[in-house]
Context: one part of a larger RNA
RNA sequence: CUCCGGUCAAGGAACUCGGCAAAUUGGCCCCGUAAGUUCGCGAGAAGGGGCGCUUUCCAUGGUGAGGCGAUUUACUUGCCAAGCUUUGGAAAGCCGCAGUGAAAAGGUGGGGGCGACUGUUUACUAAAAACACAGGUCUCUGCGAAGUCGCAAGACGACGUAUAGGGACUGACGCCUGCCCGGUGCCGGAAGGUUAAGGGGUGGGGUUAGCUUCGGCGAAGCCCUAAACCGAAGCCCCGGUAAACGGCGGCCGUAACUAUAACGGUCCUAAGGUAGCGAAAUUCCUUGUCAGGUAAGUUCUGACCUGCACGAAUGGCGUAACGAUCUCCACACUGUCUCGACCGGAGACUCG
Numbered sequence: 001c002u003c004c005g006g007u008c009a010a011g012g013a014a015c016u017c018g019g020c021a022a023a024u025u026g027g028c029c030c031c032g033u034a035a036g037u038u039c040g041c042g043a044g045a046a047g048g049g050g051c052g053c054u055u056u057c058c059a060u061g062g063u064g065a066g067g068c069g070a071u072u073u074a075c076u077u078g079c080c081a082a083g084c085u086u087u088g089g090a091a092a093g094c095c096g097c098a099g100u101g102a103a104a105a106g107g108u109g110g111g112g113g114c115g116a117c118u119g120u121u122u123a124c125u126a127a128a129a130a131c132a133c134a135g136g137u138c139u140c141u142g143c144g145a146a147g148u149c150g151c152a153a154g155a156c157g158a159c160g161u162a163u164a165g166g167g168a169c170u171g172a173c174g175c176c177u178g179c180c181c182g183g184u185g186c187c188g189g190a191a192g193g194u195u196a197a198g199g200g201g202u203g204g205g206g207u208u209a210g211c212u213u214c215g216g217c218g219a220a221g222c223c224c225u226a227a228a229c230c231g232a233a234g235c236c237c238c239g240g241u242a243a244a245c246g247g248c249g250g251c252c253g254u255a256a257c258u259a260u261a262a263c264g265g266u267c268c269u270a271a272g273g274u275a276g277c278g279a280a281a282u283u284c285c286u287u288g289u290c291a292g293g294u295a296a297g298u299u300c301u302g303a304c305c306u307g308c309a310c311g312a313a314u315g316g317c318g319u320a321a322c323g324a325u326c327u328c329c330a331c332a333c334u335g336u337c338u339c340g341a342c343c344g345g346a347g348a349c350u351c352g
Stems, first nucleotide, its partner, number of pairs: 001347008010338002014336001019333001027051005036041001038172001052094008061085003066080005071074001095099001107331007114323002119131002135170007147156003173318004178248003183245002185241005192236003198230002203225005210217002249267005276310001277307001288304005
């Protein structure tokens, strides 16, 4: 010097990203307990008091020597009851610094974010605001169901039957969930346009019996090619649908101080963001501005709204309870620190 354990004057978070670590608290009984609340909770809230030993007394459960009585004389039964012992209580006293005398055994309170909750997860750097979850909604599925596995047989679904099963999104509960169907998707429609194989077989070509003015023409058959026309779904088209994928404007002017604009004009759109919330897990400028807390506060809380770039089941806003969650404050407590010291143990180091 390093590690493990222990103690410390005065101060008490000044340490630090952050009270990380440590300290505090701690059991049982009694008293007493706020806001809030879904009336369950919050609660062990918080905050107080008691606790050992000796003697005596009271109550109490167990056991019950013994005594008295009764008769149906029995291993009978009724009453009284000493002693020993269990538990609780009271009084008086005793000792120590200290009595759950060692060990084991919540630190507490307040504000905010996220997620309702108990659960689940990255076996070996992440336990969370991620996943799941009851609950909500949409959608598919009429039963040899849809869906899934398999080439198939077959199986699961399910020995279930729409109060069932599959898929997707959301995620307790409370109050709610606005506008847009132009694009994409899905559903419905079938008149018209387009459209495959196939059907159809006009025309053209190859071959050659034959004919020939030797240039060529060319039946039948066998081949090759091939027009019109008839051909579904799909697409185009016509509608519907957003708790389907998604989307939810700009410029200019205007009120008798100023400022602002309820109001007007104009352009564009499928429609131009409703409620609620808002410098937010979202705010760039930004340490926005004001207020609170501090002597001093880029964090925190409450407001404001100029929302770079919140917003309604990719849910919006609240919410008691819950959380090894994140964040801010306070009390208690402390070697975290001012600032270090000492003790015990194990190493390192020196000598052997």
Molecule: large-subunit ribosomal RNA, domain IV
Organism: Alkalidesulfovibrio alkalitolerans DSM 16529